[in-house]
RNA sequence: GGGUUGUUAGCUCAGUUGGUUCAGAGCACCGCCUUGACAGGGCGGGGGUCGCUGGUUCGAAUCCAGUACAACCCA
Numbered sequence: 001g002g003g004u005u006g007u008u009a010g011c012u013c014a015g016u017u018g019g020u021u022c023a024g025a026g027c028a029c030c031g032c033c034u035u036g037a038c039a040g041g042g043c044g045g046g047g048g049u050c051g052c053u054g055g056u057u058c059g060a061a062u063c064c065a066g067u068a069c070a071a072c073c074c075a
Stems, first nucleotide, its partner, number of pairs: 001074007010027004019058001029045006051067005
């Protein structure tokens, strides 16, 4: 230098070849209940605009281009 894959909540991940309430799960965190207290359990709650920029479209996490980072392969 070329190529492939990945980047979504604090962490680990899911998201059906674009559709109105698809932005979610588990763990973690906060509150309440339960306990003498802790752990555990039950109920409820907060938090991300989907790596970044731009484009296509009535509509983009999802398609296209560029770019950043990581892993791997080729040279």
A computed fold for a 75-nucleotide RNA from Flammeovirgaceae bacterium UBA6059, annotated as transfer RNA.
It matches the Rfam family "tRNA". Rfam describes the family as follows. Transfer RNA (tRNA) molecules are approximately 80 nucleotides in length. By type it is a transfer RNA.
Its mean pLDDT, the model's own confidence on a scale to 100, is 80.
The sequence was found in a public genome assembly.
NCBI's taxonomy places the organism under Bacteria, Pseudomonadati, Bacteroidota, Cytophagales, Flammeovirgaceae.